c-di-GMP-I-GGC riboswitch aptamer from a Candidatus Atribacteria bacterium, 94 nucleotides, folded computationally. Taxonomically the source falls in Atribacteria (Bacteria, Pseudomonadati, Atribacterota). The coordinates come from a structure-prediction model, not an experiment, and the mean pLDDT is 80. Of the family's consensus pairs, 86% are formed in the model.
RNA sequence: AAUCUUAAGGGCAAACUCUCCGAAAGGGGAGGACGCAAAGCUACGAGCCUAAAGCGGAAGCUGUCAAUCCGCUAAGGUAGUCGGGUUGCCGGAU
Numbered sequence: 001a002a003u004c005u006u007a008a009g010g011g012c013a014a015a016c017u018c019u020c021c022g023a024a025a026g027g028g029g030a031g032g033a034c035g036c037a038a039a040g041c042u043a044c045g046a047g048c049c050u051a052a053a054g055c056g057g058a059a060g061c062u063g064u065c066a067a068u069c070c071g072c073u074a075a076g077g078u079a080g081u082c083g084g085g086u087u088g089c090c091g092g093a094u
Stems, first nucleotide, its partner, number of pairs: 002094004011036002016031006034080001040086003044083003047078004054072005
């Protein structure tokens, strides 16, 4: 240095509850632990989630607008979906 592994100390914290932000997905804080050896950081690739705005359609209507429903999507989110990039603690083995 690389790979593998993990006892102790130490670290993080799912679901759920409260609260705040957000249209939503989701996020911040407090409690709480299912798990995690990168569950540190990074939306670069793929996936997944949302879709207030926009476009198209349905239904409705004399027509238009608004509201409703469906699809697509600008955009947003997820690093605890996977991959990539990047940084890194302690012990052990080779």